This is a predicted structure of a 348-nucleotide RNA (Bacterial RNase P class A). Its Rfam family is "Bacterial RNase P class A". From the family's description: Ribonuclease P (RNase P) is a ubiquitous endoribonuclease, found in archaea, bacteria and eukarya as well as chloroplasts and mitochondria. It was read from a public genome assembly, where an Rfam model found it. Its mean pLDDT, the model's own confidence on a scale to 100, is 76.
RNA sequence: AUAGUAAAUUAAAUGGUCGCGUACUGCAAUGCCGAAAGGUAGCAUACGAGGAAAGUCCGGGCUCCACAGAGCAAUGAUGCUGGAUAACGUCCAGUGAGGGAAACCUUAAGGAAAGUGCAACAGAAAAUAACCGCCAGAAACUGGUAAGGAUGAAAAGGCGAGGUAAGAGCUCACCGCCGGCAUGGUGACAUACUGGGACAGUGCAAACCCCAUCUGGAGCAACACCGAGGCUGAAGGCUAAGACUGCUCGUCAUCUUCUAUAUCUUGGUGGCUUGAGACAUAUAGUAAUAUAUGUACUAGAUAAAUGACCAUUCUAGACAGAACCCGGCUUACAGAUUUACUAUUAUA
Numbered sequence: 001a002u003a004g005u006a007a008a009u010u011a012a013a014u015g016g017u018c019g020c021g022u023a024c025u026g027c028a029a030u031g032c033c034g035a036a037a038g039g040u041a042g043c044a045u046a047c048g049a050g051g052a053a054a055g056u057c058c059g060g061g062c063u064c065c066a067c068a069g070a071g072c073a074a075u076g077a078u079g080c081u082g083g084a085u086a087a088c089g090u091c092c093a094g095u096g097a098g099g100g101a102a103a104c105c106u107u108a109a110g111g112a113a114a115g116u117g118c119a120a121c122a123g124a125a126a127a128u129a130a131c132c133g134c135c136a137g138a139a140a141c142u143g144g145u146a147a148g149g150a151u152g153a154a155a156a157g158g159c160g161a162g163g164u165a166a167g168a169g170c171u172c173a174c175c176g177c178c179g180g181c182a183u184g185g186u187g188a189c190a191u192a193c194u195g196g197g198a199c200a201g202u203g204c205a206a207a208c209c210c211c212a213u214c215u216g217g218a219g220c221a222a223c224a225c226c227g228a229g230g231c232u233g234a235a236g237g238c239u240a241a242g243a244c245u246g247c248u249c250g251u252c253a254u255c256u257u258c259u260a261u262a263u264c265u266u267g268g269u270g271g272c273u274u275g276a277g278a279c280a281u282a283u284a285g286u287a288a289u290a291u292a293u294g295u296a297c298u299a300g301a302u303a304a305a306u307g308a309c310c311a312u313u314c315u316a317g318a319c320a321g322a323a324c325c326c327g328g329c330u331u332a333c334a335g336a337u338u339u340a341c342u343a344u345u346a347u348a
Base pairs, nucleotide, nucleotide: 001344002343003342004341005340006339007338008337009336010335012313013312014311015310016309017308018307020048021047022046023045025044026043027042031040032039033038050319054330055329057328058327059326060325061324062219063218064217065216076214077213078212079211080094081093082092083091084090095109096107097106098105099104110210111209115208116207117204118203119202131149132148133145134144135143136142137141157175158174160172161171162170176199177196178195179194180193182191183190184189223270224269225268226267227266228265229264230261233258234257235256236255242252243251244250278295279294280293281292282291283290284289314317
């Protein structure tokens, strides 16, 4: 220099004018708006979207409902080992397997000898293998044979030698497979040694299923409180007036007061943003992370603010807009910058 791998940062900048939202900031204010609860014009000041605010896919906090306690079943999820965490299906470090020349990347990775099921087309056969071929019996045909051919995604361990009528783990070496033991490792597992040819029994569990572990439901439009209305129940009043009913009693309705108000309508307040949080340093740890100390902290709306215009500059600006809050995952994303590493070439 070129090609590549892994990770991180940023998400146009500066100034001005007008506008919008919020503030236990000041004045305004013993005011004003509203039936009330409650709210607050206006002016000034301060602050005002993201790395994903997104998808709403997991895990939690919080709230209400259910629930004596324990177990089973059912449903759903997860599935190598160890660790981290409030928790997780997340993260970190490893193991095995696969890919790459390498840096490095990918991986839902328990059980197929508990049972059931499936394996299209092709093929003789998809699991109690004989179509062609080979060999034996003279031939038809029968028997032996898994070397070779042919089909397929997959064909009964591979390969070589011996052996044989022809063949074949039939026998042997090596590799693979299954088991035992030793050593190393917390462990998954690795390495070495050793035994087994009775290594006939393929693949699929992201088919049912089995095993192990976990698992109550609904969600901030949760929920709590306040005002008004409606509705429920009780009591009272009954001078006059309504309905049953012409009259009395009675009942209903009306009126007043009280009670209740799960749910419903409507208005308001809280929930609401300081948090299992962020950053820096130190210590422990390979790391995720933990502990200690310090620092700073202001979106919080409810029909919903975060905008518009002007000027200057450049590399001409991607994906995209908070709605209870955190930890993750997934998806979208122009350009720019930084760090570490790999390979090749050149020069010194």